Model confidence (mean pLDDT): 82 of 100.
This is a predicted structure of a 100-nucleotide RNA (SAM riboswitch aptamer (S box leader)) from Sphingobacterium sp. CZ-2.
Its Rfam family is "SAM riboswitch aptamer (S box leader)". Rfam's curators write: The SAM riboswitch is found upstream of a number of genes which code for proteins involved in methionine or cysteine biosynthesis in Gram-positive bacteria.
The RNAcentral record of the sequence draws on Rfam.

């Protein structure tokens, strides 16, 4: 890193350090940033998946491992439907546990 399979329209913070960018690609909007972007620390919080426990259930509780704490996966951009507006799906990313 590769491949397989599920899920994601909820939901969750502030201090340091630091100093111009982010918002996966490619385009196009539009957000958001000196009232400090990303990064990295430290606590704390959420609760997807995996572990625990209760309960055999379609549930609930905990937070050990991951993870994640603007905006739907920010929207569109491929397909069907529709007059449109829309809606559905799929692609691709992102997360998880398995495998090689």
């Nucleotide at each position: 890193c590769g491949c397989u399979u599920a899920u994601a329209g909820a939901g969750a913070a502030a201090g340091g350090c630091a100093g111009a960018g982010g918002g996966a690609c490619u385009a196009g909007a539009c957000c958001c940033g000196a009232u400090g972007a990303a990064g990295c620390c430290u606590u704390a919080g959420c609760a997807a998946c995996c572990u625990g426990u209760c309960c055999c259930u379609u549930g609930a509780c905990a937070a050990g491992g991951u993870g994640c704490u603007a905006c739907a996966u920010u929207c569109u951009a491929c397909c069907u439907c529709u007059a449109a507006a829309g809606a559905g799906g799929a692609a691709c990313g992102a997360u998880a546990a398995g495998c090689u």